[in-house]
Context: one part of a larger RNA
Molecule: small-subunit ribosomal RNA, 3' major domain
Organism: uncultured bacterium
RNA sequence: UGACGGGGGCCCGCACAAGCGGUGGAGCAUGUGGUUCAAUUCGACGCAACGCGAAGAACCUUACCCGGGCUUGAAGUGCACGGGACCACCCCGCGAAAGCGGGGCUUCCCGCAAGGGACUCGUGUAGAGGUGCUGCAUGGCUGUCGUCAGCUCGUGUCGUGAGAUGUUGGGUUAAGUCCCGCAACGAGCGCAACCCUUGUCCUUAGUUGCUAACUUCCGACGCAAGUCGGGAAAGCCCUCUAAGGAGACUGCCCGCGACAAGCGGGAGGAAGGUGGGGAUGACGUCAAGUCAGCAUGGCCUUUAUGUCCGGGGCCACACACGUGCUACAAUGCGUGCUACAGAGGGUUUGCCAACCCGCAAGGGGGAGCUAAUCCCGAAAAAGCGCGCUCAGUUCGGAUUGGGGUCUGCAACUCGACCCCAUGAAGCUGGAAUCGCUAGUAAUGGCGCAUCAGCACGGCGCCGUGAAUACGUUCCCGGGCCUUGUACA
Numbered sequence: 001u002g003a004c005g006g007g008g009g010c011c012c013g014c015a016c017a018a019g020c021g022g023u024g025g026a027g028c029a030u031g032u033g034g035u036u037c038a039a040u041u042c043g044a045c046g047c048a049a050c051g052c053g054a055a056g057a058a059c060c061u062u063a064c065c066c067g068g069g070c071u072u073g074a075a076g077u078g079c080a081c082g083g084g085a086c087c088a089c090c091c092c093g094c095g096a097a098a099g100c101g102g103g104g105c106u107u108c109c110c111g112c113a114a115g116g117g118a119c120u121c122g123u124g125u126a127g128a129g130g131u132g133c134u135g136c137a138u139g140g141c142u143g144u145c146g147u148c149a150g151c152u153c154g155u156g157u158c159g160u161g162a163g164a165u166g167u168u169g170g171g172u173u174a175a176g177u178c179c180c181g182c183a184a185c186g187a188g189c190g191c192a193a194c195c196c197u198u199g200u201c202c203u204u205a206g207u208u209g210c211u212a213a214c215u216u217c218c219g220a221c222g223c224a225a226g227u228c229g230g231g232a233a234a235g236c237c238c239u240c241u242a243a244g245g246a247g248a249c250u251g252c253c254c255g256c257g258a259c260a261a262g263c264g265g266g267a268g269g270a271a272g273g274u275g276g277g278g279a280u281g282a283c284g285u286c287a288a289g290u291c292a293g294c295a296u297g298g299c300c301u302u303u304a305u306g307u308c309c310g311g312g313g314c315c316a317c318a319c320a321c322g323u324g325c326u327a328c329a330a331u332g333c334g335u336g337c338u339a340c341a342g343a344g345g346g347u348u349u350g351c352c353a354a355c356c357c358g359c360a361a362g363g364g365g366g367a368g369c370u371a372a373u374c375c376c377g378a379a380a381a382a383g384c385g386c387g388c389u390c391a392g393u394u395c396g397g398a399u400u401g402g403g404g405u406c407u408g409c410a411a412c413u414c415g416a417c418c419c420c421a422u423g424a425a426g427c428u429g430g431a432a433u434c435g436c437u438a439g440u441a442a443u444g445g446c447g448c449a450u451c452a453g454c455a456c457g458g459c460g461c462c463g464u465g466a467a468u469a470c471g472u473u474c475c476c477g478g479g480c481c482u483u484g485u486a487c488a
Base pairs, nucleotide, nucleotide: 001488002487003485004484005483007482008481009480010479011478012477013476015472016471019436020435021434022433023432026326027325028324029323030322031321032320033319034317035316042053043052064312065311066310067309068308069307070306077126078125079124080123081122082121083120084119089104090103091102092101093100094099107118108117109116110115129301130300132299133298134297138295139294140290141289142288143286145284150189151188152187153186154185155184156165157164158163169180170179171178195278196277197276198275200246201245202244203243204242205241206240209236210235211234215232216231217230218229219228220227221226249272252266253265254264255263256262328429332388333387334386335385336384337383344376345375346374350369351368355364356363357362395426400421401420402419403418404417405416406415442464443463444462445461446460447459448458
């Protein structure tokens, strides 16, 4: 100087407390350990591995296993020699394919020619190839402490020196934020702001968006006045879209404070005191993670640790754990009717309307759409009725039998979905443990990426919409000052 303390002081954080919902029990999904296996490829291991790399394992992927092949090789480069069609393509044989053997077909340019060149094949060679090892040789990228408020430098001063000071102190802040003081005075990386988005208003713009008024047509009701629904015309008021601008700064008032920084309250305002959310991650720590994204030193391999193919495996199952989904029901379940979104996606075969068939998955069909135009499209929970009446049930849906649909060369191992039948465990879950402070939790549906097909996962979107926070003694993590130390 640091680090540490079951030392002290001050202060933060869903850290505790207060509250709401879960996990731990059940079934299933998924990842992992273990076990098994010819193989169950590899990596990740407290927080910070375990719905993680994997935003798509039937073949492919694929790195693993078994078997069958190839050897300058599946792809690329250079050189030498040889051949012009050996190649591609077609045919035949063997074969599971890959491949091997045979046959057919047969180059181009320059040049009179010799020859040269292009292209391609063969042989040889230099060399390729390796998801083989080492993340304790590395680059790059990432996680984490932590969006925490810190980490340093120049000059000066102090100290023999390590070093200190500045950065400590008094206040204050979300903040080393700001004010005051001070042997310090300044500065840099961080904080904040500048960026994106959302909340209010204005301007510009009006189709594919919107529809208040006027005009008009059609339909329904009505004796009529007129009302309602649909269309056209018309318009850009409104909504919306997307470009620019305004707006918030403790600016104003009162109080507190040191006349400061600031704090409490108030006015105005769509919005206050960083308005909400995002992007943004200092010096560094963990020899943290990744040689299997990529790159790369060294080592190893080279008729195999390379490469091609068929099949299998990554999907195994006595068990154990993590993350989830569905439930155990009446604030519920079933059924009928009936509203209200946002953000997205769609043409090298995409989104697919109306209509028809099918109980359904789906099939037929073919309109429109390169999309504010057409399509995906129904939002669901909610609301209004009816049934169920506390029961392992009209709860729950696992499992199994049968029948089907779709994708795809192909669903046996091993896809998703539909229908009929079957109806298991489960009556709120021990010790323990997780998330969340507001449009949040909880709950309801919708979309997208990957993708032929496959989502209970991931990433987004909107609907409904709470409870609680006295407080900082305690648990966990962290910041500043100080103290002890046999630690560095």